[in-house]
A computed fold for a 73-nucleotide RNA from a Candidatus Margulisiibacteriota bacterium, annotated as transfer RNA.
RNA sequence: GCGCCUGUAGCUCAGGGGAUAGAGCAUCUGCCUUCUAAGCAGAGGGUCGUAUGUUCGAUUCAUACCAGGCGCG
Numbered sequence: 001g002c003g004c005c006u007g008u009a010g011c012u013c014a015g016g017g018g019a020u021a022g023a024g025c026a027u028c029u030g031c032c033u034u035c036u037a038a039g040c041a042g043a044g045g046g047u048c049g050u051a052u053g054u055u056c057g058a059u060u061c062a063u064a065c066c067a068g069g070c071g072c073g
Base pairs, nucleotide, nucleotide: 001072002071003070004069005068006067007066010025011024012023013022018056027043028042029041030040031039049065050064051063052062053061
C1' cells in the first nucleotide's frame, strides 16, 4: 500500500428498514435472612465509531473517514 472482518450500556453481545433500541453480567435500591452469600422485585446507565447520502422513515442500506483485528505484498 491492497483486501476482508469488527465498532450498539461499565463489560460480553443480540437486533440487518418502521416498537419507547434489548439481554446476560456488573452497579444501586428494596424484600427475604440473626448477619453475609444465594434468591426475588425494581431502578439508573446508550450522540448505536464520525460525517455525508438514499428513503416518508436509518442502529440497519451506500460512500468516505477514524479505531481495532486478520491476511497478502
Annotation:
The source organism's lineage runs through Bacteria, Bacillati and Candidatus Margulisiibacteriota.